[in-house]
RNA sequence: CCGAGCUUAGCUCAGGUGGCAGAGCGAUGGUCUGUAACACCAUAGGUCACCAGUUCGACCCUGGUAGCUCGGA
Numbered sequence: 001c002c003g004a005g006c007u008u009a010g011c012u013c014a015g016g017u018g019g020c021a022g023a024g025c026g027a028u029g030g031u032c033u034g035u036a037a038c039a040c041c042a043u044a045g046g047u048c049a050c051c052a053g054u055u056c057g058a059c060c061c062u063g064g065u066a067g068c069u070c071g072g073a
Base pairs, nucleotide, nucleotide: 001072002071003070004069005068006067007066010025011024012023013022019056027043028042029041030040031039049065050064051063052062053061
């Protein structure tokens, strides 16, 4: 320099036909217990990397930018 892939909660990752954003773990509170742990219940936590475009409507489609990974020269 060329090509491909990935970027979603604190962490690991889902999500599909474009129509209210989720799970597990973790955190906080509660139930339980003499206390704690386990278990169970509840709650909080997101600019879906960023900037534009298309659309009535975009995490999803299109273009660009950035970071990371892989391959090639």